Annotation:
A computed fold for a 439-nucleotide RNA from a Pirellulales bacterium, annotated as Bacterial RNase P class A. Model confidence (mean pLDDT): 76 of 100.
RNA sequence: GGAGCGGACCGGGUGAUCGCCGGCCGCAUCGUGGCCCGUGGUGCUCGUCAUCGCGGCCGUGACGCGGCGGGAGGAAAGUCCGGGCUCCGCAGGGCGCGAUGGUGGGUAACGCCCACCGGCCGCGAGGCCAGGGACAGUGCCACAGAAAGUAAACCGCCGGCGGGGCGACCCGCAGGUAAGGGUGAAACGGUGAGGUAAGAGCUCACCAGCAGGCCGGGUGACCGGCCUGGCUCGGCAAACCCCAUCGGGAGCAAGGCCAAGCAGGAAGAAGACCGUCGUCAGGCCCUCGGGCCGGACGGUGGCGCGAGGCGGCCCGCCUCGCAUCCGCUUCCGGGUCGGCUGCUGGAGGCCCCGGGCAACCGGGGUCCUAGAGAAAUGGUCGCCGGCCGCCGCCUUCGGGUGGCGGCCACAGAACCCGGCUUACAGGUCCGCUCCAGUU
Numbered sequence: 001g002g003a004g005c006g007g008a009c010c011g012g013g014u015g016a017u018c019g020c021c022g023g024c025c026g027c028a029u030c031g032u033g034g035c036c037c038g039u040g041g042u043g044c045u046c047g048u049c050a051u052c053g054c055g056g057c058c059g060u061g062a063c064g065c066g067g068c069g070g071g072a073g074g075a076a077a078g079u080c081c082g083g084g085c086u087c088c089g090c091a092g093g094g095c096g097c098g099a100u101g102g103u104g105g106g107u108a109a110c111g112c113c114c115a116c117c118g119g120c121c122g123c124g125a126g127g128c129c130a131g132g133g134a135c136a137g138u139g140c141c142a143c144a145g146a147a148a149g150u151a152a153a154c155c156g157c158c159g160g161c162g163g164g165g166c167g168a169c170c171c172g173c174a175g176g177u178a179a180g181g182g183u184g185a186a187a188c189g190g191u192g193a194g195g196u197a198a199g200a201g202c203u204c205a206c207c208a209g210c211a212g213g214c215c216g217g218g219u220g221a222c223c224g225g226c227c228u229g230g231c232u233c234g235g236c237a238a239a240c241c242c243c244a245u246c247g248g249g250a251g252c253a254a255g256g257c258c259a260a261g262c263a264g265g266a267a268g269a270a271g272a273c274c275g276u277c278g279u280c281a282g283g284c285c286c287u288c289g290g291g292c293c294g295g296a297c298g299g300u301g302g303c304g305c306g307a308g309g310c311g312g313c314c315c316g317c318c319u320c321g322c323a324u325c326c327g328c329u330u331c332c333g334g335g336u337c338g339g340c341u342g343c344u345g346g347a348g349g350c351c352c353c354g355g356g357c358a359a360c361c362g363g364g365g366u367c368c369u370a371g372a373g374a375a376a377u378g379g380u381c382g383c384c385g386g387c388c389g390c391c392g393c394c395u396u397c398g399g400g401u402g403g404c405g406g407c408c409a410c411a412g413a414a415c416c417c418g419g420c421u422u423a424c425a426g427g428u429c430c431g432c433u434c435c436a437g438u439u
Base pairs, nucleotide, nucleotide: 001435002434003433004432005431006430007429008428009427010426012384013383014382015381016380017379018378020071021070023068024067025066026065027064029062030061031060032059033058034057035056037055038054039053040052041051042050043049044047073410077421078420080419081418082417083416084415085251086250087249088248097247098246099245100244101243102116103115104114105113106112117131118129119128120127121126132242133241137240138239139236140235141234154181155180156177157176158175160173161172162171163170164169189207190206191205192204193203194202208232209231210229211228212227213226214225215224216223217222255341256340257339258338264332265331266330267329268328271303273302274301275300276299277298278297279296280295282293283292284291285290304322305321306320307319308318309317310316348367349366350365351364352363353362354361355360385408386407387406388405389404390403391402392401393400394399
C1' cells in the first nucleotide's frame, strides 16, 4: 500500500424569524369556595345576633397576554419473543395445544446474551448451525435409473446346458456375481493380499466408522488411550410422531374515580279558593212546560301564593306558574358525551472501585431526561460543514486549491422495560488477519 475480519460510535452545526405541545411565574377579565378583616343597609328576641350589598385577604377554575426554562430514535419501526403492571379465571390430576431442544453460566424472564463442546465453510482473522431421537411406529425420497432400502442384474464378468461355425468366436436358455461401466443429491466402508468359475468382510492386515467394556482428564457437553465384536446399519423429524423442559386468558381501547344530557325510580313546592261561559254524562222533584243539585273537562276574570325580571334594598309594576298528566326542584341507582387518573424516577443513564475469561454482579459518587390523545417536537431564509460530478491552476503524481452544479439518509414516542429482526446518505475510532514492497 492492497484485500478483508471483528467491535464501538456519530448520524449535521449555528443565527434570524414565524409557529406547535406541556411545565412554572406574573398580569388582566369573568366565575366560584372560604375567612369573618373592614364598611354600609335591613330585621328582631337588641346581641361577640341573623341576613344582604360593596371592598379586602387566601384558595381554585375558564379564557387571554407576557416572561423563563424543557420537548423523539438508534432504530421511536416490525409487533416477533420475554418481563413488570392491571383485570378476569384457578382444589387436585389427566388429555389436548403451543413453544423450545449440545453443555455450563448470566438474568426479573426469554426463543436473548456470554463462555465452552461438536459439525460445516474459509490460507487466515473469523463466520454459520431448531445442534435430542431415524433399531418405538407410520410416511416421503422429484427427474434419471433395472433397482430408492433387509431394495436392485440394464451393460459387463463367470461357469453350465442347447444350437451354429473348420476355427477365432457367435446366438439362445436358466443361473451366479455388487469387482468394473452407466443413472442419480444419494446405490453405503477404503487400500492391499488371500480366495474363487467369476466375485463378494467370504477371510486376513492396516485405516475410517459403529456398538460394548475398562482406564485417564473435564462441573459438564465432550476429549484421549487400550481391549473385544466383521457389526458396516442410506437420507429426511422447520414430515407425522416419541422424549424432556416451559407455558392460565386478555391487554393502558388494561383498570380506577367523577359525571352534562336523555331514559328509569322516589319525594317535594304555591288554590283541591270564589265567580262566569261552553261541552259532556248523571242524580232528585215534577202540575210533564220545566225546575233544582253537585261533578268532569276547557276558556276567561278576581283574590291569594310561589319563582324570575326592572343595576342593589323596600314599595310598586311586568312575565310565568299554582297539584292524577306535562313541566319545575331535590334525592337515588346504573351510566352515554366528556373530564381526571393510570403517566412516566426507572430491573434508569454516566463515572470510579472491586469480583468474574465474559455475559453480568456488588459498592460508592453524580445526573434528571417528552408525556401528546387524532395525537406537539416543525416551516422559511442566511452562513458553515460533509460527499459526488465537471472545469481551471499547481504538483514531490499521493494530492492540494479555486469556481459551478447536485445531494445530505432510514424514519416519528403513545403504559414501561430487556432483547431479536429489518431499514439507513454519509462519516469516525479501536483491535486483528492475509498478500506485496521497503528498511
It matches the Rfam family "Bacterial RNase P class A". By type it is a ribozyme. It is recorded under the gene name rnpB. The RNAcentral record of the sequence draws on ENA.